[in-house]
RNA sequence: GGCUUAGCUCAGUUGGUAGAGCAGUUGAUUUGUAAUCAUCAGGUCGUCAGUUCGAAUCCGACAGCCG
Numbered sequence: 001g002g003c004u005u006a007g008c009u010c011a012g013u014u015g016g017u018a019g020a021g022c023a024g025u026u027g028a029u030u031u032g033u034a035a036u037c038a039u040c041a042g043g044u045c046g047u048c049a050g051u052u053c054g055a056a057u058c059c060g061a062c063a064g065c066c067g
Stems, first nucleotide, its partner, number of pairs: 001066004007022004016053001024040001026038003046062003050058001
């Protein structure tokens, strides 16, 4: 100096109530499996504190990883 967001890999365009792919559940299809299609679930956004009507996003401290 950079990074930390779902089980994994990652988005999140200038602050407005968080998404995708893979994996997983259920169903359809098949003699069966796989594949395919549909559906559902899954995240106190590393922790704490501050600013703000409102913070993943801005400020600060700390922790971890990389250089």